[in-house]
């Protein structure tokens, strides 16, 4: 500390994923030992059974047991203290509940300390006994007692009330100790008040009547509307009240560099519950978990009448869940109640059990050990690897195990743990690894299985026969008693930005102005100290973290001390800046005043020119629109073309990246009213200022309401056209709109996609409107105020921006946080409606975007080439044949090739062979090829038979009798049996592949190296002006140079020259029938060397270039014909059937072998051809060299009628044209012409009379025409190379059709236009919004009912203490009454959540349908 993902590739924005830590954790697989820790996060559901709060005889009677008679002791009462601690849980609380910091009007039992007291008296009552009810729990009555229980009253330093006169109040004893009162004080502990600080929602904006404050009462331990009478009308909110939601706070805990986020398990502090819900009682404390009373829901007894119960104490059941432990021991420590104490109880503790649930720490051995051992597993068969890994050999025993011995925890005694912890001995390497992962991120790779199937993924993505990604295995890496995985949280995420971000195009500036609140704000001086800063003091619980030391054998843990807790409070002090208060300034701001421009605004009025329309008049057949047309309009007289009138909207020229205006937006002209701006220039006010959530105005077209007005345009409509189809583009009509006048909407791509203000930071040039100076009066400088273009720094991802910032600050608003669902839904607000405004959420994707770049495409542009088109001349589609090819037959019609670039292709030649293909027979180490054995020596020709269709099989006849030798059946060669391991395959897969081909295209391109330019991909060179057939070649120029290609060099062919003549030639000389023959080698030729052209030379033109044009010599002139030569690449083009090869299939067959048949089939359709329709021609005759082959050699012998040329004849017809089919007889080749060859003769004599739409080749020895040769071949060519002979037209030109290069251009393409993409509809899933109406949850208003309870009145019943001689009274209880007020009801809402026919859009889904809307001018630009 960062990485993976968008693209052909780049930068940028921007989601999503990973890597780390963490958990009371669950789950899968594994499992040795110990230390320390933890352990119902879910049903605050429900609970069997034990146990969890008693003690006190030194406060009392009694009863009862025992007794050594002195007592001891039990046991329910009565009394006193404790049961408000201690332990549990987190439901409910958004609050003074906590959390920190103050503060004033109280209480406080045990505890301390001080002072004083602690005299006399009475009356009952429980227990007990007796009568009795009840099942039972309990209980009525009567009777007897006692106290430190209760009651008078004496006394009161101090206390408390008080009308200042007074007046009230207390005690318990006891043998000491102890204990009781009364009062003061302290300590602890609690109650109450404030300040701060404490979640989400505004799609909760208003809430509140005891509500807010006063007075007078009551009440509290206490302040206090806490309550209660009046009176008064307040309090509270946008610094978010009120309502909904969710939740105990905290110290701390993970996490992070911190700032922060998350989260409140164990520990420790604080509240609040204790089965729902109210109530008080006692007390010093409680409205009380293991008290009480009522209401309620559940459970349990029950004799049906009543009754009893609350485990969110410890264990424990059930149930709920992914999940969470023992119905243990012990009061020894620590501690609490109680008690003088002994003690007694304490599921609070201390301990021990379960459980890898966490954190730590140890072990599962250690050294040596190379035949590198067997197995495994990969191989290129040689080997590598597991792996010093095993074994083997010498060592050691941690922990475990077995036996001994034994602690601290305890101060005299008292140890659950525990016969634990530690320590000795003993024996064996012996009891002791697993788990995930290996495509990339991200460590760590092959083999076989599978074949988009089985599966795998955290993200990208893997799988459709050679998967390092799936399953095994081998082997490698990581962590280790663990190791995965799932969940949650925090980091990476500067992805909510305080620290630390953004809005022109990526998401993001309200359409624009006014203004409230807020929020900031100029210069000087004084003053205060809110803020600030600086020091002091409390405080800021412990534990925790961090640091130092100690202590368990380390560690984990624990202890002891510091640090520090970044906070609040309170006190001093300082006074820069900020605030506040005072004085004052003039540079911001405003006003005055003279000027000045302008389509700012409102209203009135008016002008012309154009359109329609109506009235006349000329005039006569068309007019009118279109790409062509129609529809429409006109002989009832139109279009035109004059004249006149109406009528309604707009306002040409000027006009202008000109003007004004906040912005919408404003254009003829005049007048009227009127806002706002600029300049100058003295005066004046003195901060009066900037922004600006709410609010408020204003706001373009449509649109809507009422009343006018309507000439043109013109949604809707209508009718012609296009068109498969047109509800559209085009045409002809046309109605609402459009104009006015008054109210409404309030949105636009309302855009500079750029909020408003204020200061700073180079210039240049243009335009508007003003001002100063010069002067030369129409210029120059210069200064304010607009509006444009270029630019420096700077900033931007880029693109761009740049004094008019998107640069460098400050201040204030608005808005953004991934696409798609959606500017949708629901709710509110506004609207007469359409519909604005505010605005989610499920689901679902791994992206969506933004600028550039490179290609590619465009029914975009520009240049420019091509027989690519016009210009020609011959053809092909029509006919018959012939060939290939689909298709159809067929056992079989083998197989490949399919658009150009398949279809006279592969095949330069299928009767058999070929032949692969189809019957049918036959063979299995094989027709071939290498190794082993083992036999034999030939092999081969060949006569004749038999059996078969043939292969083959058995037998025969003749010739002939292998090489080498060390003379060995040694060795070679050959055949014959035999057995493995192989052979073999034209089977499959050209989309595993080599090679070789096609093609675009002989097009003129592809590219590198350095340098430059750019963040980068890439530019740039190679673009630009010329030029070329050409990236050829010049100049230019942040390029400069190279490389493949292009030209050349290489072969024919055209002219000369030399050498060199046999088989070639023959001018001379001689000769023949003949260049036959001597003689020549001049010429033809023939085949080696060689020269010749290079824009070289003139002239024009260009830029003085490079070339280009025209001339001249030349046999040849501008690349002189022609041919070989195919850059970089692209079609996963073709070929596994040439050949070679991985792989996968076969193995008595998919492999050899034979005979037959197929490939030759035929309703048809297509492609290439021959021959033809005829006189430029049939036929007949006459006729030549050459090239080439062939014949064994051969420029020598030989071997063809060349064809058209040239003569004669036919005379315009289906012919003397054509020659197809079919008969007969016949040739040849061949083992064999039936399927299925070629050819002759004789006869037979079809179809065609020049070929729609269409389309193909030629630009000069060429196109068209004539014949001739080869190869293949036994035998077949109208096909496929070649060869010569005759011998032409035409090309004005690039407009357009088709290819192709080069620039720019737009682009949503990049599989690259055969591209991409949008919507209806259909069919499947998901989730969702309405929805008649249902269930339920909360909540809120009125009424009703009114348990328990304290309270208020009352109290005639009842009443032991006091009073009183008594009668009585005083006090007090029961009981009635009232308010209150919990559950309950009724009745009306409000608000949430569940279902719900139907319905409504939305998403999602290899191959449905209709279209063609967007991306190119997307073919009607496109968008709001």
């Nucleotide at each position: 500390a960062g990485a993976g993902u968008u693209u052909g590739a780049u930068c940028c924005u921007g989601g999503c994923u990973c890597a780390g830590g963490a958990c009371g954790a669950a789950c899968g697989c594994u499992g040795g030992c110990g230390g320390c820790a933890g352990g119902c996060u879910u049903a605050a559901c429900a609970c069997a059974u034990g146990c969890a709060a008693g003690u006190c005889g030194a406060g009392c009677g009694c009863a009862c047991u025992c007794u050594u008679c002195g007592g001891a002791g039990u046991g329910a009462g009565c009394g006193g203290c404790a049961g408000a601690c201690g332990g549990g849980u987190u439901a409910g609380u958004a609050a003074c509940g906590c959390g920190u910091g103050g503060g004033a009007a109280c209480g406080u039992g045990c505890c301390c300390u001080u002072c004083g007291g602690u005299a006399c008296g009475g009356a009952a009552u429980a227990g007990c006994c007796c009568c009795g009810g009840g099942a039972a729990a309990c209980u009525u009555g009567a009777g007897c007692u006692a106290a430190a229980a209760c009651c008078g009253g004496a006394u009161a330093c101090g206390c408390c009330c008080u009308u200042c006169g007074g007046g009230g109040g207390a005690a318990a004893g006891u043998u000491u100790a102890c204990g009781c009162c009364g009062a003061a004080a302290g300590a602890u502990c609690g109650g109450c008040c404030c300040g701060c600080g404490u979640u989400a929602g505004a799609u909760u904006a208003g809430c509140u009547u005891g509500a807010u404050g006063g007075u007078g009462g009551g009440g509290u331990a206490a302040a206090g509307g806490c309550c209660u009478a009046c009176c008064a009308u307040g309090g509270c909110g946008a610094c978010g009240a009120u309502c909904u939601a969710u939740a105990g706070c905290u110290g701390u805990u993970c996490u992070g560099a911190g700032a922060g986020g998350a989260a409140g398990a164990u520990c420790a502090g604080c509240c609040a519950c204790a089965c729902u819900g109210g109530g008080a009682c006692u007390g010093a404390g409680a409205c009380a978990c293991g008290g009480c009373c009522c209401a309620g829901a559940c459970u349990c007894c029950u004799a049906c009448g009543g009754g009893a119960g609350g485990c969110a104490g410890c264990a424990g059941u059930g149930g709920g869940g992914a999940a969470u432990a023992u119905u243990g021991g012990a009061c020894a420590a620590u501690g609490g109640g109680c008690g003088c104490a002994a003690g007694c109880c304490u599921g609070a503790u201390c301990c021990a059990g379960c459980c890898a649930u966490g954190c730590c720490g140890c072990g599962u051995g250690g050294a040596u050990g190379a035949a590198g051992a067997a197995g495994g597993c990969c191989c290129u068969a040689g080997g590598g690897u597991u792996g010093u890994a095993a074994a083997g050999u010498c060592c050691u025993u941690u922990c475990a195990a077995u036996g001994g011995u034994g602690a601290a925890g305890a101060u005299a005694a008292u140890g659950a743990c525990g016969g634990u912890a530690g320590c000795c001995a003993u024996a064996c390497a012996a009891g002791a690894a697993g788990c995930c992962c290996c495509g990339g991120c991200u460590a760590a790779u092959u083999u076989c299985g599978u074949g988009c199937c089985a599966g795998c993924a955290g993200c990208c993505g893997c799988g459709g026969u050679a998967a390092u990604a799936c399953g095994a295995a081998a082997g490698g890496g990581g962590c280790a008693a663990g190791c995965g995985u799932u969940g949650u949280u925090c980091g990476g995420a500067a992805u909510u930005a305080c620290u630390g971000g953004g809005c022109g195009u990526a998401a993001a500036g309200c359409g624009c102005g006014c203004g409230u609140a807020g929020g900031c704000g100029g210069c000087u001086u004084g003053a205060a100290a809110a803020g600030u800063u600086g020091g002091a003091g409390g405080u800021g619980a412990a534990a925790u973290c961090c640091c130092a030391g100690g202590g368990c054998u380390c560690a984990a843990c624990c202890c002891u001390g510091g640090a520090a807790c970044u906070g609040c409070c309170u006190c001093c002090a300082a006074a820069a800046c900020u605030c506040u208060c005072a004085a004052g300034c003039u540079a911001g701001a405003a006003u005055a005043u003279c000027a000045g421009a302008g389509a700012g605004g409102u209203g009135a009025g008016u002008a012309g020119a154009a359109u329609u329309c109506c009235u006349a008049g000329u005039g006569u057949a068309g007019a009118g629109g279109u790409g062509a047309a129609a529809u429409u309009c006109g002989u009832a007289g139109a279009u035109a073309u004059u004249a006149g009138g109406a009528a309604g909207a707009a306002u040409a020229c000027c006009a202008g990246u000109g003007g004004c205006g906040a912005a919408g937006g404003c254009g003829g002209c005049u007048c009227a009213c009127u806002g706002g701006c600029u300049g100058a220039u003295u005066a004046u006010u003195g901060a009066c200022g900037c922004u600006g959530a709410g609010g408020u105005g204003c706001g373009a077209a449509a649109g809507c309401g009422u009343g006018g007005g309507g000439a043109g345009c013109a949604a809707a409509c209508a009718g012609g056209a296009u068109u498969a189809g047109a509800u559209a583009c085009c045409c002809u009509g046309g109605u609402a709109g459009u104009c006015c006048a008054c109210g409404c909407c309030g949105u636009a791509a309302a855009c500079g996609a750029u909020g408003g203000a204020u200061g700073c930071u180079a210039g240049g040039u243009g335009u508007u409107g003003g001002g100063u100076a010069g002067c030369u009066u129409g210029c120059u400088a210069u200064u304010c105020a607009g509006u444009g273009c270029c630019g420096a720094a700077g900033c931007u991802a880029a693109c761009g921006c740049g004094u008019u910032a998107a640069g460098c600050a400050u201040c204030c608003c608005g808005c953004c946080u991934g696409g798609g669902g959606a500017g949708u839904a629901c709710g509110g607000u506004c609207g007469c409606a359409a519909g604005a405004u505010u605005a989610a959420a499920a689901c679902u994707c791994a992206a969506a975007g933004g600028a550039a770049u490179u290609g590619a495409c465009g029914g975009g542009g520009g240049c420019c080439c091509g027989c690519a088109c016009a210009a020609g001349c011959g053809g092909u589609g029509g006919a018959g044949c012939a060939u290939g090819u689909g298709g159809u037959u067929u056992a079989a019609u083998u197989c490949g090739a399919c658009g150009c670039a398949a279809c006279g292709c592969g095949c330069a030649g299928a009767a058999c062979c070929u032949u692969a293909c189809c019957a049918g027979c036959c063979c299995u180490u094989g027709a071939c090829a290498u190794a082993c054995c083992g036999g034999u020596c030939g092999c081969g020709a060949u006569u004749a038979g038999u059996g078969g269709a043939g292969a083959c099989a058995c037998u025969u006849u003749u010739c002939u009798u292998c090489a080498g030798u060390u003379c060995g059946g040694c060795u070679g060669g050959a055949c014959c049996g035999g057995a493995u391991a192989c052979a073999g395959g034209u089977g499959c897969u050209g989309c595993a592949u080599g090679g070789c081909u096609g093609u675009c295209g002989u097009c003129a391109g592809c590219u590198c190296g350095u340098g430059u330019c750019g963040u980068g991909a890439g530019a740039u060179g190679u673009u630009g002006g010329g030029u070329u057939a050409a990236g050829u070649c010049c100049c230019g120029c942040a390029a400069c140079g190279a490389g493949c290609g292009c030209a050349a060099c290489c072969c024919c062919c055209g002219c000369c020259u030399u050498u060199a003549g046999u088989u070639g030639c023959c001018a001379u000389c001689a000769u023949u029938a003949a260049g036959u023959u001597g003689g020549g080698c001049a010429c033809u030729c023939u085949a080696g060397a060689g020269g010749a052209a290079c824009u070289g030379c003139c002239g024009g033109u260009g830029a003085u270039a490079a070339g280009c044009c025209g001339g001249a010599g030349g046999a040849a002139g501008g690349u002189g014909g022609g041919g070989a030569u195919g850059a970089c690449g692209u079609c996963a083009a073709g070929u596994c059937c040439u050949c070679a090869u991985g792989g996968c299939c076969c193995u008595u067959a998919u492999g050899g072998g034979c005979u037959g048949g197929g490939c030759u089939a035929c309703a048809c359709a297509c492609g290439u051809g021959c021959u033809a329709c005829a006189a430029u021609g049939g036929c007949g005759g006459c006729g030549a060299c050459c090239c080439g082959g062939a014949g064994c050699u051969a420029a020598u012998c030989u071997c063809g009628a060349a064809a058209a040329a040239c003569c004669g004849u036919c005379u315009c017809a289906g012919u003397u044209c054509g020659g197809a089919u079919u008969g007969c007889a016949c040739u040849c080749u061949g083992c064999a012409a039936c399927u299925c060859g070629a050819g002759u003769g004789c006869a037979u004599g079809a179809a065609g009379g020049u070929g729609g739409a269409a389309u193909c080749g030629c630009u000069a020895g060429u196109a068209a025409u004539c014949g001739c040769g080869g190869a293949u071949c036994a035998g077949c060519a109208u096909g496929c190379c070649g060869c010569g002979g005759u011998g032409a037209a035409u090309a004005c030109g690039u407009u357009c059709c088709c290819g192709g290069g080069c620039c720019u251009u737009g682009u949503a393409c990049a599989c690259a236009c055969c591209g991409c993409c949008c919507g209806u509809c259909a069919c499947a899933c998901c989730a969702u919004g309405g929805g008649a109406g249902u269930u339920g949850g909360u909540u809120u208003u009125a009424c009703c009912c009114g348990a328990a309870g304290a309270c208020u009145g009352u109290g005639c019943g009842c009443u032991a203490a006091c009073c009183g001689c008594a009668a009585g009274g005083a006090c007090g209880c029961a009981g009635c009454c009232g308010a209150c007020c919990a559950c309950g009801g009724u009745a009306a809402g409000g608000u949430c959540a569940g279902c719900g026919a139907c319905u409504g859009g939305g998403g999602u889904g290899a191959a449905g349908u209709c279209g063609a809307a967007a991306c190119a001018a997307g073919g009607u630009a496109g968008c709001c």